Predicted 3D model of a 339-nucleotide part of an RNA (large-subunit ribosomal RNA, domain IV) from a bacterium. Its Rfam family is "Bacterial large subunit ribosomal RNA". The prediction has a mean pLDDT of 85.
Context: one part of a larger RNA
RNA sequence: CUCCUCUUAAGGAACUCGGCAAAUUACUGUUGUAACUUUGGAAUAAAACAGCCCUUCUGGUUUUUCGGAAGGGGGCACAAACUAGGCUAUAGCGACUGUUUAAUAAAAACACAGGUACCUGCUAAAUCGAAAGAUGAUGUAUAGGUGCUGACGCCUGCCCAAUGCCAGAAUAUUAAAGAAGUGGGUUAGUUGUAUUUAUACAAUGAAGCUCGUAACUGAAGUACUGGUGAAUGGCGGCUCUAACUAUGAGAGUCCUAAGGUAGCGAAAUUCCUUGUCGCUUAAUCGGCGACCUGCAUGAAUGGCGUAACGACUUAAGCACUGUCUUGAGAGGAGGCUCG
Numbered sequence: 001c002u003c004c005u006c007u008u009a010a011g012g013a014a015c016u017c018g019g020c021a022a023a024u025u026a027c028u029g030u031u032g033u034a035a036c037u038u039u040g041g042a043a044u045a046a047a048a049c050a051g052c053c054c055u056u057c058u059g060g061u062u063u064u065u066c067g068g069a070a071g072g073g074g075g076c077a078c079a080a081a082c083u084a085g086g087c088u089a090u091a092g093c094g095a096c097u098g099u100u101u102a103a104u105a106a107a108a109a110c111a112c113a114g115g116u117a118c119c120u121g122c123u124a125a126a127u128c129g130a131a132a133g134a135u136g137a138u139g140u141a142u143a144g145g146u147g148c149u150g151a152c153g154c155c156u157g158c159c160c161a162a163u164g165c166c167a168g169a170a171u172a173u174u175a176a177a178g179a180a181g182u183g184g185g186u187u188a189g190u191u192g193u194a195u196u197u198a199u200a201c202a203a204u205g206a207a208g209c210u211c212g213u214a215a216c217u218g219a220a221g222u223a224c225u226g227g228u229g230a231a232u233g234g235c236g237g238c239u240c241u242a243a244c245u246a247u248g249a250g251a252g253u254c255c256u257a258a259g260g261u262a263g264c265g266a267a268a269u270u271c272c273u274u275g276u277c278g279c280u281u282a283a284u285c286g287g288c289g290a291c292c293u294g295c296a297u298g299a300a301u302g303g304c305g306u307a308a309c310g311a312c313u314u315a316a317g318c319a320c321u322g323u324c325u326u327g328a329g330a331g332g333a334g335g336c337u338c339g
Base pairs, nucleotide, nucleotide: 001334002333003332004331005330006329007328008327010325011324014323019320027051028050029049030048031047036041038151052073053072054071055070056069057068058067059066074078086318087317088316091313092312093310094309098110099109114149115148116147117146118145119144120143126135127134128133152305153304154303155302157235158234159233162232163231164228165227166226167225168224171223172222173221177217178216181213182212183211184210185209186208189204190203191202192201193200194199195198236254237253238252239251240250263297264294275291276290277289278288279287280286
């Protein structure tokens, strides 16, 4: 000097991002216990008292043991060691118990019961597998699969123009394929020319074969017609206006598929911003309650509440303390110096 375990006058969070760490509390019995609430809870709420030993009487057991009443005694200390909740209260998020990044994240993330939509009539849908086959299921729509939301309570508005999905079948368009016809190539024959009389060349050319082209026929799809949001998604601007001013119930106009309803709102969302007002403090860029001017809230990408719960996050108070003012000391382990 470092580390570990302790103690500490007075103060008591002044420390610090933050009471991190430490301290407080802790057991049993008796009393007592608020708001709120889903009536189960909250609750060991909070708060208060008693606890050792001896004698006498007494209840129950009549053997231990468990009590009650009165009186007395000792110690620094009586739940005498060990063991052994700090409490109240605000807001957010998630209902809850549970699960998770084995080895930096335990959470507001995942799951969840509940809700809802779609698919599936059984050789089911869906999944694995070139296939056989298997799972689904020795199940049968109160079943199985998939997506979204996430207890409970009150609710879940408008838009089908775009994208997607579902349904429809008149018309238009449309592939492979088929195909009447038609064009090219090939040439048995025919005709002509030449001549060495048997050949050569030229023209034309049936059938067959072959290479093209093609009227017409031709499905789903697309166009088209409807539907569908707890499908992907979206949910306006300008001008004027009431007898002070301000504000704008209202009027006009443009655009749109429709122009954001209920609720909540400087929010886990608010840039300007430490918005403004109130409370909390001596003092608060914090917190809580309001306002609404929502840069850029909003309804199962769920909206708003909510008792209980949380090693979650935020702010406050009581108690408590070496976190601090501000250090000091004790014991132990290591280092260093000397030997």